The RNA shown here (c-di-GMP-I-GGC riboswitch aptamer) has 83 nucleotides and comes from a Gammaproteobacteria bacterium. Its mean pLDDT, the model's own confidence on a scale to 100, is 87.

[in-house]
C1' cells in the first nucleotide's frame, strides 16, 4: 500500500428493563448482548421518523428537531493476515 479468516489482544452493544432530559422522534447514564471491522467521528447526498411551532374552517402539509446500528460519501484509527 493492501485485505478482513466461522480467527481477534483491545474495543462497541440491538432488542428488553430501570432512571433522566425532552412535545415527540430520540438522547445520556446503569444493566443487558442481537450483531458489529470501523457499530470511531462528520447530517454532505439520497432515504426514514417525529411535528413541539408555522401553515390551515377541519383533514392534512411543513424541520428549524433527530436517526452516523438505512445507503451513498468525507475523515481518523486498533489488531491481524499478505507483500
Nucleotide at each position: 500500500a493492501u485485505u478482513g479468516a466461522c480467527a481477534a489482544a483491545g474495543g462497541c452493544a440491538c432488542a428488553c428493563c430501570c432512571u433522566u432530559c425532552g412535545a415527540a422522534a430520540g438522547a445520556a447514564g446503569g444493566g443487558g448482548u442481537c450483531g458489529c471491522a470501523a457499530a470511531g467521528c462528520c447530517a454532505c447526498c439520497g432515504g426514514u421518523c417525529u411535528a413541539a411551532g408555522g401553515a390551515c374552517g377541519u383533514a392534512u402539509c411543513u424541520a428549524u428537531g433527530a436517526c452516523a446500528g438505512c445507503g451513498g460519501g468525507g475523515u481518523u484509527g486498533c489488531c491481524a493476515g499478505c507483500a

The model forms 95% of the base pairs in the Rfam consensus.